A computed fold for a 72-nucleotide RNA from a Candidatus Levyibacteriota bacterium, annotated as transfer RNA.

[in-house]
């Protein structure tokens, strides 16, 4: 430099055109004498960023950047 994967909530992680799954973590109620545990609710409206194309994009398209890996 080319060339493939990725970036999604505090962490991990699904999803691949129409409302963003789930697990850890924490925050609030139940319960309890306190806590633990167990239940219940809540926790992304800028899905790295900019720009298109669609009624409608995390997804599809072009560019930037950030990580890995192979190639010269």
């Nucleotide at each position: 430099g080319g060339c493939g994967c990725g970036g999604u909530g505090g962490c991990c992680a699904a999803g691949u055109g129409g409302u963003a799954a789930g697990g850890c973590g924490g925050c609030u109620g139940c319960c309890u004498g306190c806590a633990g545990a167990g239940c219940a609710g809540c926790u992304a409206u800028u899905c790295a960023c900019c720009g298109g194309u669609u009624c409608g994009a995390a997804u599809c398209c072009g560019g930037u950047u950030c990580g890995c890996g192979c190639c010269u």

It was read from a public genome assembly. Rfam family: tRNA. Rfam classes the family as a transfer RNA.